[in-house]
């Protein structure tokens, strides 16, 4: 060099196919309270995320195009 999958809180993952009810949901972490002699467990609340750049649209995490970074496959390897 070509094609395919993926990239969403520290971490893992849903959601994306078919656009609005999602400034995002679940788990764990993390902070505070309750509970407990104390730690754990448990139990409420709370904190944090859509890789980047453009485009289409009333509306974009979705669609669509360009980059980057990651995975698998296949060419090449004179």
């Nucleotide at each position: 060099g070509c094609u395919c999958c993926g990239g969403u809180a520290g971490u893992a993952u849903a959601g994306u196919c078919c656009g609005g009810u999602c400034a995002a949901g679940u788990a764990u972490a993390c902070c505070g309270g309750c509970c407990u002699u104390u730690c754990g467990a448990g139990u409420c609340g709370g904190u944090g995320a859509c890789c980047c750049g453009g485009g289409u649209c009333c509306g974009a995490a979705u669609c669509c195009c360009g980059g980057c970074c990651g995975g698998a496959g296949c060419a090449c390897c004179a």
A computed fold for a 78-nucleotide RNA from a Candidatus Bathyarchaeota archaeon, annotated as transfer RNA. The sequence was found in a public genome assembly. NCBI's taxonomy places the organism under Archaea, Thermoproteati, Candidatus Bathyarchaeota.